[in-house]
The part of an RNA shown here (large-subunit ribosomal RNA, domain II) has 839 nucleotides and comes from Chloromonas typhlos.
Its Rfam family is "Eukaryotic large subunit ribosomal RNA". The family is grouped with related families in Rfam's "LSU clan".
NCBI's taxonomy places the organism under Eukaryota, Chlorophyta, core chlorophytes, Chlorophyceae, Chloromonas.
The coordinates come from a structure-prediction model, not an experiment, and the mean pLDDT is 82.
The RNAcentral record of the full RNA draws on ENA.
Context: one part of a larger RNA
RNA sequence: ACUGCGGUCUCAAGAUGCUGGCAGAAGGCUUUCAACCGGCCCGUCUUGAAACACGGACCAAGGAGUCUAACAAGUAUGCAAGUUGGUGGGUGUCAAACCCAUUAGCGCAAGUAACCUGACUGGUGGGAGGGCUUGAGCCUGCACCAUCGACCGACCAUGAUCUUCUGUGAAAGGUUUGAGUGCGAGCAUACCUGUUGGGACCCGAAAGAUGGUGAACUAUGCCUGAGCAGGGCGAAGCCAGAGGAAACUCUGGUGGAGGCUCGUAGAUGUGCUGACGUGCAAAUCGCUUUUCGGACUUGGGUAUAGGGGCGAAAGACUAAUCGAACCAUCUAGUAGCUGGUUCCCUCCGAAGUUUCCCCCAGGAUAGCUGGAGCUUGAUUCAGUUUUAUCGGGUAAAGCGAAUGAUUAGAGGUUCGGGGGAUGAAACAUCCUUCACCUAUUCUCAAACUUUAAAUAGGUAAGACGUGCCGGUUGCUUGAUUGAACCGGUGCAAUCAAUGUGAGCUCCAAGUGGGCCAUUUUUGGUAAGCAGAACUGGCGACGCGGGAUGAACCGAUAGCUGAGUUAAGGUGCCAAACUACGCGCUAACCUAGAUCCCACAAAGGGUGUUGAUUGAUAUAGACAGCAGGACGGUGGUCAUGGAAGUCGAAAUCCGCUAAGGAGUGUGUAACAACUCACCUGCCGAAUCAAUUAGCCCCGAAAAUGGAUGGCGCUUAAGCGCGUGACCUAUACUCGGCCAUGGGGACAAGUGCGAAGUCCCCAUGAGUAGGAGGGCGUGGGUGUCGUUGUGCAGCCUUAGGCGUGAGCCUGGGUGAAACGGCACCUAGUGCAGAUCUUGGU
Numbered sequence: 001a002c003u004g005c006g007g008u009c010u011c012a013a014g015a016u017g018c019u020g021g022c023a024g025a026a027g028g029c030u031u032u033c034a035a036c037c038g039g040c041c042c043g044u045c046u047u048g049a050a051a052c053a054c055g056g057a058c059c060a061a062g063g064a065g066u067c068u069a070a071c072a073a074g075u076a077u078g079c080a081a082g083u084u085g086g087u088g089g090g091u092g093u094c095a096a097a098c099c100c101a102u103u104a105g106c107g108c109a110a111g112u113a114a115c116c117u118g119a120c121u122g123g124u125g126g127g128a129g130g131g132c133u134u135g136a137g138c139c140u141g142c143a144c145c146a147u148c149g150a151c152c153g154a155c156c157a158u159g160a161u162c163u164u165c166u167g168u169g170a171a172a173g174g175u176u177u178g179a180g181u182g183c184g185a186g187c188a189u190a191c192c193u194g195u196u197g198g199g200a201c202c203c204g205a206a207a208g209a210u211g212g213u214g215a216a217c218u219a220u221g222c223c224u225g226a227g228c229a230g231g232g233c234g235a236a237g238c239c240a241g242a243g244g245a246a247a248c249u250c251u252g253g254u255g256g257a258g259g260c261u262c263g264u265a266g267a268u269g270u271g272c273u274g275a276c277g278u279g280c281a282a283a284u285c286g287c288u289u290u291u292c293g294g295a296c297u298u299g300g301g302u303a304u305a306g307g308g309g310c311g312a313a314a315g316a317c318u319a320a321u322c323g324a325a326c327c328a329u330c331u332a333g334u335a336g337c338u339g340g341u342u343c344c345c346u347c348c349g350a351a352g353u354u355u356c357c358c359c360c361a362g363g364a365u366a367g368c369u370g371g372a373g374c375u376u377g378a379u380u381c382a383g384u385u386u387u388a389u390c391g392g393g394u395a396a397a398g399c400g401a402a403u404g405a406u407u408a409g410a411g412g413u414u415c416g417g418g419g420g421a422u423g424a425a426a427c428a429u430c431c432u433u434c435a436c437c438u439a440u441u442c443u444c445a446a447a448c449u450u451u452a453a454a455u456a457g458g459u460a461a462g463a464c465g466u467g468c469c470g471g472u473u474g475c476u477u478g479a480u481u482g483a484a485c486c487g488g489u490g491c492a493a494u495c496a497a498u499g500u501g502a503g504c505u506c507c508a509a510g511u512g513g514g515c516c517a518u519u520u521u522u523g524g525u526a527a528g529c530a531g532a533a534c535u536g537g538c539g540a541c542g543c544g545g546g547a548u549g550a551a552c553c554g555a556u557a558g559c560u561g562a563g564u565u566a567a568g569g570u571g572c573c574a575a576a577c578u579a580c581g582c583g584c585u586a587a588c589c590u591a592g593a594u595c596c597c598a599c600a601a602a603g604g605g606u607g608u609u610g611a612u613u614g615a616u617a618u619a620g621a622c623a624g625c626a627g628g629a630c631g632g633u634g635g636u637c638a639u640g641g642a643a644g645u646c647g648a649a650a651u652c653c654g655c656u657a658a659g660g661a662g663u664g665u666g667u668a669a670c671a672a673c674u675c676a677c678c679u680g681c682c683g684a685a686u687c688a689a690u691u692a693g694c695c696c697c698g699a700a701a702a703u704g705g706a707u708g709g710c711g712c713u714u715a716a717g718c719g720c721g722u723g724a725c726c727u728a729u730a731c732u733c734g735g736c737c738a739u740g741g742g743g744a745c746a747a748g749u750g751c752g753a754a755g756u757c758c759c760c761a762u763g764a765g766u767a768g769g770a771g772g773g774c775g776u777g778g779g780u781g782u783c784g785u786u787g788u789g790c791a792g793c794c795u796u797a798g799g800c801g802u803g804a805g806c807c808u809g810g811g812u813g814a815a816a817c818g819g820c821a822c823c824u825a826g827u828g829c830a831g832a833u834c835u836u837g838g839u
Stems, first nucleotide, its partner, number of pairs: 041056004057839006067198006074191006082106009110117002120149001122148005129140004150181002152178003155174002162167001201340002204337001208330006219304009230262003233258001237254007266291002271287002274285002306322001308318002343773006353366001355364003367511002369508008381499002384497002386461005396451001397449002403445003408440001410438003416434007465491009475482001514538004519533002522530002543554003558736007568726003571710003577723001579722006592712001603697003607694010624681005630654003636648002660675001664673002737763009774828001776825010792812004797808004
């Protein structure tokens, strides 16, 4: 000198806050309609519900964990070796509160069945803190924890002294025992949570008991009344006639009996399975049917009553009720069973397993989980690794190792068993077979094993250690030897790695039906079957993918902006390459197309593409065309016959370039043809077997049909490779919210920390727990609103809050209402075949 920063003063401009007016553009907000994308109906029991599982048309009002007693734990308050209540009295007064007295509960002493007896400021280790000091030090040491003694009572054992001979019971003991002592901690009240008794969260039985009311319906008896056309059949008795010796018989009448007959009224109720079937009717109507002088029909009266009646008996009937009526009460009976159980947000967050139960639809118990705390902040802990060390008998392996099973030959033995040869016979010889022995060989084991993993499991990796010195002991030793313990003293760090706050106490909910997948595994022919183990999931869980989907693949989620990926994809539906490179595939019943997964096999193919092995070939193969394919011999046997070719056994030789005692056709038998084999023409590769890809056959089902659809063929199929791109609530970065943790700040001048500022991490959730809020009725206090219009209601007006909800404007309305603090409760509805009313 310039620039930057800070302070003070002045000025200017701008911002913010409060506020008046104008304007009604942009923007915001609200509502309606339309299009596109996603999206299955709530509640419930359930392993699992959109379910062809149940409840649910719609609206309003009502509608379900309450109160009390006892107990447990926690928190708060008062007093404290006491505390709380009752009763009585007093102070001039019937004092809720003050004073006095007296009592009851719990506490202040325990032990024992009882008689009865009846308790220390102890030591050691760890200990926050404090003090002295500053050294990695020393001293002191609360609560609490661990441990060793002592004391009291009980029990066991002992028994000095005294003594009336029955007792007394000192001192010293014990691996026994107590809800004891060890310088008290309780009592009372309130609230929250839980348990139990009570109607006990609400609704719901089938039952049980007590006392009554009913026989107007109907069942049956008795009493007393009433009623039942017209016909038919024609019993007994009687009359007449005839016959007969008579008894008596016959014929014709008369007569009018009968649980007789046809049939009306009446009674009944067979069929139409007629009508009707929100009817005329909670049993009726029509036609048809049964009976109709009697066990008939019927009125009135009377009797029998609920474990009772009555019953020509059907468990029928007993007032539309009967395998036990109806009414009231016990009674809000009980239900381990069904259904329902009412506002919001935040944090944590299960179980279907153990044991026991007259336990299997349920409980208790432990486990899992939440909440409340307390102690302490290090060398503490760990679903981890390493190092060291320990136990094991699964997998595997083994069976010329044990046990057990088991195949095959080989070589042996004689005393064994069976069969045979020689022999009169022989423990004579020989053959054979079984058994046995020896060395081998084949195959096996949950209840076999010499050997023997992986994984998993235990322990250790230091101060509670270690070296030295000294001491105690009833243990131990020959022994002051050892072992254990005690005292003194020395030794302090990379004492494995990595991560990390750890330990302790109390109270309590829900659960105690589970299911699925990979791997291991038992039963079963198998199963979307039943039963186990480890781990992970679903249940309790959304998101992207698998078209669809509880469990598969990816990934775990506050509200948002940007970027990047996973699994899976990139022809169109539908975001993203009709990308690139190399192969394969042609599929007319129906090519193919992505874990779980929505199927296909044995077997076959001269469809095509590869591979392997073995052959043949210029000394000429393979294929094609052409020629030869002979003789001994019609081989032997057998046969009616058999000449290569019905059959049997054999299967040589010659000549040849080559030709089987014959590969087929053929004949009665021959013949004839053909093949194997040889040769000519031709001129370069050929043949067989096996194997693997894709493709084809194998491959038939009932509504029409599914690579998700369309469609696709040098693919949009299959196999391999390469890049680019799409896309999740995943990952990265930023903002905001909540929760958890950490840090700073009042000493200086008013207020105050339930505050302000900063940093880090985390955010799924059924049953369930906890915390913080919203809303309703009533009460006390306080502050307010209101005829300048309260409450309520309406609102296609606005705002605040994550939300329950709240505030404001406008309209209506016409008289009360609200905020805050505290108290209190008949305090929040979508469901209960809920209740009542309405539509």